[in-house]
Molecule: transfer RNA
Organism: Ailuropoda melanoleuca
RNA sequence: GCCUGAUUGGCUCAGUUGGUAGAGCAUGUGACUUUCAAUCUCCAAGUUGUGAGUUCAAGCCCCACAUCGGGUG
Numbered sequence: 001g002c003c004u005g006a007u008u009g010g011c012u013c014a015g016u017u018g019g020u021a022g023a024g025c026a027u028g029u030g031a032c033u034u035u036c037a038a039u040c041u042c043c044a045a046g047u048u049g050u051g052a053g054u055u056c057a058a059g060c061c062c063c064a065c066a067u068c069g070g071g072u073g
Stems, first nucleotide, its partner, number of pairs: 001072007010025004019056001028042001030040002049065003053061001
C1' cells in the first nucleotide's frame, strides 16, 4: 500500500426485511440481616466512533475520515 472485521449506557455484548434502542454485569435506591456479604426490589444512565448522503423513516443502506484487530505484497 491492498483486502477484511470491529466501533451501540461505566464494562461485555444483542439488535431479524430499514419502522418505538435492549440484555447481563457494575453504580445508585429500598427490602432482608445486629453489621457486612449473598439474595431480592426499583431507578437512573445512549449525539448508536465523526461527518456527509439516500429515504416518509437509518444502529441497519452508500461515501469519506478516525481508532483498534486480522490477512497479504